Record summary:
Transfer RNA from Calidithermus sp., 75 nucleotides, folded computationally. The coordinates come from a structure-prediction model, not an experiment, and the mean pLDDT is 83. Its Rfam family is "tRNA".

[in-house]
């Protein structure tokens, strides 16, 4: 340099154009004597960035960064 892959809540994940979703975590209540499990219920992500198409983009396109593989050149 070339190619191929991932970036979505605090974590890990899902979502292949039509109000952004679970699990743990947080919090609040119910249970308990108290704590733990367990049960119910909140809040929380403008989707890495920045153009583009499109009524309408997390999703399709360009180009940018970060990060994981694999080829190449030079040392």
């Nucleotide at each position: 340099g070339c190619g191929g892959g991932a970036g979505u809540a605090g974590c890990u994940g899902a979502g292949a154009g039509g109000c952004a979703c679970a699990g743990c975590a947080u919090c609040g209540g119910c249970u308990u004597c108290c704590c733990a499990a367990g049960c119910c219920g909140a809040g929380g992500a403008u989707c890495g960035c920045g153009g583009g198409u499109u009524c309408g983009a997390a999703u399709c396109c360009c180009g940018u960064c970060u990060c994981c593989c694999g080829c190449u050149c030079c040392a």